[in-house]
A computed fold for a 511-nucleotide part of an RNA from Candidatus Portnoybacteria bacterium CG_4_9_14_3_um_filter_43_11, annotated as small-subunit ribosomal RNA, 5' domain.
Context: one part of a larger RNA
RNA sequence: GGAUGAACGCUGGCGGCGUGGAUAAGGCAUGCAAGUCGAGUGGGUUUAGACCCACGGCAAACGAGUUAGUAACGCGUAGGAAUCUGCCCUGAAGUCCGGAAUAACUCGGAGAAAUCCGAGAUAAUACCGGAUGGUUCCCGACCUCGCGUCGGGAUAAAGGUUGUUUGCUUUUGCAGACAAUUGCUUCGGGAGGAGCCUGCGUCCUAUCAGCUUGUUGGCAGGGUAAUGGCCUACCAAGGCAAUGACGGGUAGGGGAAGUGAGAACUUGUUCCCCAACGAUGGGACUGAGACACGGUCCAUACACCUACGGGUGGCUGCAGUCGAGAAUCUUCCACAAUGGGCGAAAGCCUGAUGGAGCGACGCCGCGUGAGUGAAGAAACCCUUCGGGGCGUAAAACUCUUUUAUAGGAGAACAAUCCCGACUUUAGGUCGGGAUGAGCGUAUUCUAUGAAUAAGGGGCGACAAACUUCGUGCCAGAAGUCUCGGUAAUGCGAAGGCCCCAAGCGUUAUCC
Numbered sequence: 001g002g003a004u005g006a007a008c009g010c011u012g013g014c015g016g017c018g019u020g021g022a023u024a025a026g027g028c029a030u031g032c033a034a035g036u037c038g039a040g041u042g043g044g045u046u047u048a049g050a051c052c053c054a055c056g057g058c059a060a061a062c063g064a065g066u067u068a069g070u071a072a073c074g075c076g077u078a079g080g081a082a083u084c085u086g087c088c089c090u091g092a093a094g095u096c097c098g099g100a101a102u103a104a105c106u107c108g109g110a111g112a113a114a115u116c117c118g119a120g121a122u123a124a125u126a127c128c129g130g131a132u133g134g135u136u137c138c139c140g141a142c143c144u145c146g147c148g149u150c151g152g153g154a155u156a157a158a159g160g161u162u163g164u165u166u167g168c169u170u171u172u173g174c175a176g177a178c179a180a181u182u183g184c185u186u187c188g189g190g191a192g193g194a195g196c197c198u199g200c201g202u203c204c205u206a207u208c209a210g211c212u213u214g215u216u217g218g219c220a221g222g223g224u225a226a227u228g229g230c231c232u233a234c235c236a237a238g239g240c241a242a243u244g245a246c247g248g249g250u251a252g253g254g255g256a257a258g259u260g261a262g263a264a265c266u267u268g269u270u271c272c273c274c275a276a277c278g279a280u281g282g283g284a285c286u287g288a289g290a291c292a293c294g295g296u297c298c299a300u301a302c303a304c305c306u307a308c309g310g311g312u313g314g315c316u317g318c319a320g321u322c323g324a325g326a327a328u329c330u331u332c333c334a335c336a337a338u339g340g341g342c343g344a345a346a347g348c349c350u351g352a353u354g355g356a357g358c359g360a361c362g363c364c365g366c367g368u369g370a371g372u373g374a375a376g377a378a379a380c381c382c383u384u385c386g387g388g389g390c391g392u393a394a395a396a397c398u399c400u401u402u403u404a405u406a407g408g409a410g411a412a413c414a415a416u417c418c419c420g421a422c423u424u425u426a427g428g429u430c431g432g433g434a435u436g437a438g439c440g441u442a443u444u445c446u447a448u449g450a451a452u453a454a455g456g457g458g459c460g461a462c463a464a465a466c467u468u469c470g471u472g473c474c475a476g477a478a479g480u481c482u483c484g485g486u487a488a489u490g491c492g493a494a495g496g497c498c499c500c501a502a503g504c505g506u507u508a509u510c511c
Stems, first nucleotide, its partner, number of pairs: 001511004006507005013366006019359002026322003030319003035058003040055006065277003074202007083194003088190008096130004105120006136154007143146001159182010203249003210240003215237004220232003252274004256267004279300005302313004330356001332355003338352001339350004369399004380389003404448006413438001417433006455500005460481003466495005476483002
C1' cells in the first nucleotide's frame, strides 16, 4: 500500500448493486415451510354450487439448511468393469378368465388424552389365483463352440376418459360395439441419474517407530443391483512401514478469493459442483431411489401434558425468542415471473423463488450550489504595533434546481390461459380478451425556493501540514525513536494549515 462476512469511536443527505449469526452442531414459545389427483374407487353432509372422510396412485430421496464429523477413493483429475435406474424418448408384442377380502360407514365397548378393540356391510388402476409366452431365466442334449439348434420347466397385465352408435330401461341410467386418447404388462435400445473399482494429487507432528489376526492371500459358500474378507467355514502365513506405516493434533474438499511483477504465500464468506449431518447413539421398513431434517422402531439426555395409568416433541427450513458474544436483520408481501410436485386440464401447493424492510457492512454514482463581488467589511487569531492572516471567503447582486417538498402523467417485467381464424396437425402461426406482489414503483412534467444536506483524523522525524496561550517529569502523549522538570511546533485549548470525505480514524487478521 492492498484486502475483510469485520467490530469499536466520532459523524451521517440520497440512490443503485451486493452483502449480513464467523461465537453455543447451545435451548427454543408462536405461525408458516409438501402436497396433489373425483378423468382409479367407496361413502357421508348438502336446496344448488360444492365440501369432507377413507381406500388407491404419484410426490414427499427434489428443493431449503448447516459444516459437527471426516486426513478418507471424502474431494480433484484421468481412467475402468462386475451393475441398477420411477418419470422421459424410442422399437416390438400383449392387455384374456375368475376369486377372496378390507377401510371410510353403522352398531357396541375401553381410555383423562394420545389412541385402540370387537361385530356387520361394500368398491377399485388395492390384493390374489388361472390362461397365453414373443422375450428373459433355469435344466438337459447335439454340433460347424455361437445366446447356434432342439426338448423340458418357470414367469405378465387394469382399467379410465371423450365421441359416434346399438340394445334394455318411464327418465336418470345400465350394458355392448367402433374410433380417438390416456393408462397397464413384457422384452430391447437411448438420455439423464446413481452405485462400485483404480493411477496420481491432497495440512502439521519422529518429544508418535514399529503396526496388523478378517489381518494378507487362496478355495467353497452366503449376501448384494453389482465386484470384493462385504460376511462365514477351511487352508496358507502373509500384508504395511524412514519414499514416514501406526499414533497424536488440526481441517469439510474443489471451482475460486485476497495479495504479489512473478514465483508464490494466505484463505475457502456470498455464488456453483461434490461430500457429510439432521437433539445424541443404533436399526431396519417402504420404495426406482433413503437407512430418510418437517417417516418409523429402540435406547439416552432434555423439555412439555397428565385424571399418575400413560402420552407428546426435535427451527443445522423462513421469520422470531432466550443465552453466550466485540458482533450479524422483518414473527413482511406475492405465487405476477422463473423453477419444482400433483393433475388430461382448469388449477392447487411451494418461507424454493420473485420482491419489499432493517444495517454506511462493502463497492459504485450523485449532491450539500454556480457566476460576479474590496488592495480587502466586522468578529477572531498573530504582531516587530507598521501591519499580517482567515479572504472572493462573507455580505450584496445575477442565475440554476441535480436533490428536497407538493401536485400531475406513468411503464417494462405477460409468456401461459380463454375465444376465434388459418394450417404444413407441430399445442404450429395470427388476431382479440383476461391475469402484476413489487407499484402509482422506475421514469417523466409542472410549481416553490439556495432552499433539505459535512465531517473525521492529523500538523517533532519517519510523513503532507505552525503559531499563541495554559501546564511545569504534573496533567498527559506515544506506531517507533521518544516528548513533558517555566518560553513544549510532541501534553490541553485557540487560530491557522495538511489529508481524505458521507465518511474518517482505531483495533484484529492476511499478502